RNA sequence: GGAUCUUUAGCUCAGUUGGUUAGAGUAGACGGCUCAUAACCGUUCGGUCGUAGGUUCGAGUUCAACAAGGUCCA
Numbered sequence: 001g002g003a004u005c006u007u008u009a010g011c012u013c014a015g016u017u018g019g020u021u022a023g024a025g026u027a028g029a030c031g032g033c034u035c036a037u038a039a040c041c042g043u044u045c046g047g048u049c050g051u052a053g054g055u056u057c058g059a060g061u062u063c064a065a066c067a068a069g070g071u072c073c074a
Base pairs, nucleotide, nucleotide: 001073002072003071004070005069006068007067010026011025012024013023019057028044029043030042031041032040050066051065053063054062
């Protein structure tokens, strides 16, 4: 330099053909249980969906650009 993939909660990841409230596990907080701790159970908290644009009535999802990271080729 070229090709390709990924980017969503503190972390690991789902998200269907573009459609009405963006989710799970884990972590954190609170409570229950226990003599107590762990485990377990319940509740709760947590998101500019990488950035800024375009298309559309409507974008996490589509398009182009940029940024960061992975893999391959040179």